Predicted 3D model of a 73-nucleotide RNA (transfer RNA) from a Gammaproteobacteria bacterium. It was read from a public genome assembly. Rfam family: tRNA. By type it is a transfer RNA. The coordinates come from a structure-prediction model, not an experiment, and the mean pLDDT is 82.
[in-house]
RNA sequence: GGGCCUGUAGCUCAGCGGUCAGAGCAGGGGACUCAUAAUCCCUAGGUCCCAGGUUCGAAUCCUGGCGGGCCCA
Numbered sequence: 001g002g003g004c005c006u007g008u009a010g011c012u013c014a015g016c017g018g019u020c021a022g023a024g025c026a027g028g029g030g031a032c033u034c035a036u037a038a039u040c041c042c043u044a045g046g047u048c049c050c051a052g053g054u055u056c057g058a059a060u061c062c063u064g065g066c067g068g069g070c071c072c073a
Stems, first nucleotide, its partner, number of pairs: 001072007010025004018056001027043005049065005
C1' cells in the first nucleotide's frame, strides 16, 4: 500500500429497515442469613464511533473519515 471483517450500557454481546434499543456480568438499593457467600427482587446506566446520503421511517442500507482485528504484498 491492497483485500476482508468489525465498532451498540463499565465489560462481553444480541438486535440484520417498522410501538419505547435489549440480555448476561459488573455497579447501587433491598430480601434471606448470627455473619459472609450463594440465591431472589428492585434499580440506575446509551451522542448505537463521526459526517453525509437513500427512505414516510436508519443501530440496521450506501459513501467517506477515524479506531480495532485478520490476510496478502